Notes:
Bacterial RNase P class A from a Microbacteriaceae bacterium, 384 nucleotides, folded computationally. NCBI's taxonomy places the organism under Bacteria, Bacillati, Actinomycetota, Micrococcales, Microbacteriaceae. The prediction has a mean pLDDT of 77. Its Rfam family is "Bacterial RNase P class A". Rfam links the family to the GO terms dimeric ribonuclease P complex, tRNA processing and ribonuclease P activity.
Parts: sequence; structure tokens; C1' cells
RNA sequence: UGGGUCGGCAAGACGGUCGCGUCGGUUGGCAACAACCGCCGAGGAACGUCCGGGCUCCACAGGGCAGGACGGUGGGUAACACCCACCCGGGGCAACCCGCGAGAAAGUGCAACAGAGAGUAGACCGCCAGGGGUCUGUGCUCCUUAGGAAGCGCAAGCCUCGGGUAAGGCUGAAACGGUGGUGUAAGAGACCACCAGCGGUCCGCGUGAUCGGACCGGCUAGGUAAACCUCGUCCGGAGCAAGGUCAGACAGAGAGCUAUGGGGCUGCCCGUCCCGCUUUCGGGUAGACCGCUGGAGGGCUGCGGCAACGUAGUCCCGAGAUAGAUGGCCGUCCAUGGUGCGCAAGCACCGGGACAGAACCCGGCGUAAUAGCCGGCCCAUUCA
Repeated sequence: UGGGUCGGCAAGACGGUCGCGUCGGUUGGCAACAACCGCCGAGGAACGUCCGGGCUCCACAGGGCAGGACGGUGGGUAACACCCACCCGGGGCAACCCGCGAGAAAGUGCAACAGAGAGUAGACCGCCAGGGGUCUGUGCUCCUUAGGAAGCGCAAGCCUCGGGUAAGGCUGAAACGGUGGUGUAAGAGACCACCAGCGGUCCGCGUGAUCGGACCGGCUAGGUAAACCUCGUCCGGAGCAAGGUCAGACAGAGAGCUAUGGGGCUGCCCGUCCCGCUUUCGGGUAGACCGCUGGAGGGCUGCGGCAACGUAGUCCCGAGAUAGAUGGCCGUCCAUGGUGCGCAAGCACCGGGACAGAACCCGGCGUAAUAGCCGGCCCAUUCA
């Protein structure tokens, strides 16, 4: 300098002026309310509503089934599918990234085509020995004038019949361990050595997952569970339109079940509690307040821890609306920085956009967008 990878900051400040909202104060007013002054007034995601909680109610909230979630180990946390560290597998030269990370000898299923055969598979081409046939060559025997016929063997080729074989070849993404040997008619873990995997016993480091090692065993049992399934762990329900307090108003008429019943506790069952419940038509009221912001809160410092985080001390209090406020204009300064000039110091100019909008609160995750930036690490190249 270039490329890569991981992490982080930020989303202006001050003054004036006009205008909003809660709260506090003063004045006026019987009150409603009005005027003036003052503090404060949207986010890093407030979005998504995907997880986990706090809180509230279901009079108690028990057991089982169903259902759902999670799935390497350890730690953090109120808790989690989150965060941290490590292990294993895969990708990458590396920094680093990815993982629906338990089980395939419990069972069921799935895998096109090709191929003999795709999981207690398989014989297409081959290899081996045997039976029969055929042809050629050759040896011996026999007869014989030359020669020839016949018989008995051997060898090679071809055809056929059944048998042995799974080492070699073919097909395929993948073929029932690999290499080398012994052995065999030819072969084969049939046997042997070494290696890989699997199983068993033991040792070592580590909290553990795992890793390393020694010995024994010829045991060799493919892939797929983000297929069904099995195993292990966890899970009451509903939700701030939850739920309370005060005020206000009312008009009833029918139907069904009715204690062997009805209703609540989730979908079902058990169990348990209550004594009423369900439904059609019709009428009336619907205002104020609480919940509602002091919290598993935030900043700084010390200590512990690889870290997530915990702990001690100290400081701070930052919108609570309810048809729903937080804005406009002007001026000045200016962060990290950019551009130009300059040897430099420095000078001048530019400069805050985008995504977006609280509604009970908090911890996460996902998504949107980048005005302006910062840093760590890896690789390559160059210079000192």
C1' cells in the first nucleotide's frame, strides 16, 4: 500500500424567538378555568411480535395423557431457543466462519437411472477343476509291400452341462475394510503382519465433552432421523383491551338442563371446588381515577473471573400521553472527519444525513438504514 476478516463509536451543542404536553409555584376566580415563571419532554433499533420473564387474574392450581420446545460439555442469567468459554465435524493459506452437533446392532420407511448386485446384496464379463462332444498335433501298441485303420494316453483350441469362486474387470455418487504375503484347483480375514474402524479392560491430563496411550478380540454391522421413530431435559392457562376503585343507568318477555344435573380449573381423563348455568328477542349507562414508571435501573472506580458476568463503594433520577404532546425559524460554535493551500505549524471552506415514532415494563434475537468514522487480527507486496 492492497485485499480479507472481526468488533466498536455516532445519529450534534449553545443562545434567542414563536408554539405544544405532564408536573411544580404565584396571581385571579365560587368553580370550570385563565395568565405568568420554572424543571423535564422518543430509539439504536421505539420496528417485527419471534423467544424469555416481571406483574395481574383464573376461590386451591394436584396427577396422568395428548401437545409443544430444546438436544456436544461446562459456566452466566430472574429466565431463555440468549450470551461466554471450550470440544468435535466441515470450509478457508490464515485471521475467521458454519453446525436443527443424542441414537442407524429397537423398529418402519426412502434413495431416479445405470448395474449381476444398493445392506443378513450379488454372478454379467471372467478364473478354476470335472463330465460329454468336436478338431489339430504328438507318443506308444497292433497290422502291414508302400501305407493305413483301430485302440490307449498327453497337449492346445472350440462347443455344451452342471459345480466351485467373489480376488480381477464393468456400472454407479456410493459395491460389505485397506496394503503386502501365506495358502488354494482357482480364490476368499480362510490364515498372518501392519494400518483403519468397532467392541472390551486399564492408565494419564482435564470439572466435563473430548484427547492421548497400553493390552485383548478377525468382530468389519454403508447413507439418511431439518423422514416417521426412540432416548434425555423442560413446560398450568390467559393477558395491561390483564386487573382494580368510585360514579351513573336500567324493562323486561321466552326456551333448555336442573343434584344420576349445571358450571370453573386448557384440549381430554381422574381429582377437586361452587350451586346454579346456557341461550333468543328487546331496553338503559359507558364518566373519572389507579395500574402508569425508582427499576432483575444507569454512570464511575476498586476487587474476582480467560470471558460472559458478579461483587463493594459512590454519584444520578432523565416523557407518562389518552385521539394521543415533544415542533418551526434565526444566529453562533463545532465532534470524528473531508477538500484546498502550505516544508511544517497552521489557515480557509464543507460538515450531522438515513432508517424511522413511546402507549405496562425489562433481558434477548431478527430486520431496516449509514451523514461522518475508529480500531484489532490475517494474507500478499514493498521500503527501512